The prediction has a mean pLDDT of 90. Predicted 3D model of an 85-nucleotide RNA (c-di-GMP-I riboswitch aptamer) from Oryzomicrobium sp.

[in-house]
RNA sequence: UGACGACAUUGGCAAACCCGUCGAAAGCCGGGGACGCAAAGCUGCGGGGCUAACGAGGAAACUCCAGGCCAGCCGGGCUGCCGGA
Numbered sequence: 001u002g003a004c005g006a007c008a009u010u011g012g013c014a015a016a017c018c019c020g021u022c023g024a025a026a027g028c029c030g031g032g033g034a035c036g037c038a039a040a041g042c043u044g045c046g047g048g049g050c051u052a053a054c055g056a057g058g059a060a061a062c063u064c065c066a067g068g069c070c071a072g073c074c075g076g077g078c079u080g081c082c083g084g085a
Base pairs, nucleotide, nucleotide: 004083005082012037013036017032018031019030020029022027035072041078042077043076045075046074047073048070049069050068055064056063057062
């Protein structure tokens, strides 16, 4: 340096759920809380998923639609802590 990943070390993140803010919703953010995580750091680039306000269709019920989201769904890219075998 590359690969790899110990019930090692130092620290880190924080699912569900609850409270609050924002939002049409999905969901984000803040606080509490820990199921888990060696990239659970960043990135919508490829696939996949969620929502459907606006818009379109419809007599209506409702349907379609991402320019809104998900990085803790899988890949790719960028960056990074530790060091036993």